Model confidence (mean pLDDT): 84 of 100. Predicted 3D model of an 84-nucleotide RNA (c-di-GMP-I riboswitch aptamer) from a Clostridiales bacterium.
């Protein structure tokens, strides 16, 4: 040091839902608001899912590529604290 996440410390984040604004739409911000997170913190120009929308194909599921978008799907990085 990696791996873990049991008591606890300091501390941080904020689903859903409202109300505004932006958006063609998924979403986004900002303000309440907390269902929960040990990374719920950063990365969409490493790559996978997924979700919007256009185009071509298809009888139809659907599949291809293009857009935008999710990091609270995985995944990458880099972090508080601590037994086993």
């Nucleotide at each position: 040091a990696c791996c873990c996440g049991a008591a606890a410390a300091u501390g941080g984040c904020a689903a859903a839902c409202u109300u505004a604004u932006c958006g063609a739409a998924a979403g986004a911000u900002a303000a309440g608001g907390a269902c929960g997170c040990a990374a719920a913190a950063c990365u969409a120009a490493a790559g996978g899912g997924c979700c919007u929308u256009c185009u071509g194909c298809a009888u139809a599921a659907g599949c291809a590529g293009g857009u935008g978008g999710u990091a609270g799907c995985c995944a990458g990085u880099u972090a508080u604290c601590g037994a086993a």
It matches the Rfam family "c-di-GMP-I riboswitch aptamer". Gene Ontology term of the family: cyclic-di-GMP binding. Its Rfam clan is "c-di-GMP_I riboswitch clan".